[in-house]
RNA sequence: GGGCCUGUAGGCUAAUGGAUAAGCCGCCACGCUUCUAACGUGGAUAUUGCGAGUUCGAGUCUCGCCAGGGCUG
Numbered sequence: 001g002g003g004c005c006u007g008u009a010g011g012c013u014a015a016u017g018g019a020u021a022a023g024c025c026g027c028c029a030c031g032c033u034u035c036u037a038a039c040g041u042g043g044a045u046a047u048u049g050c051g052a053g054u055u056c057g058a059g060u061c062u063c064g065c066c067a068g069g070g071c072u073g
Base pairs, nucleotide, nucleotide: 001072002071004069005068006067007066010025011024012023013022018056027043028042029041030040031039049065050064051063052062053061
């Protein structure tokens, strides 16, 4: 230089182009407990890497860029 794959909450992982982006762990509050842990209840956190396009509708499809990881000259 060429080409491929990946990017969703603090972490990990879902979501057929269609309802308020779901779940687990973690976090916070309360209950329980002498205290902690465990358990129970409730809550907060992702405009889906950035920008544009297609579409009635995009996390999903297309293009450019950025970041990361293989492959290859």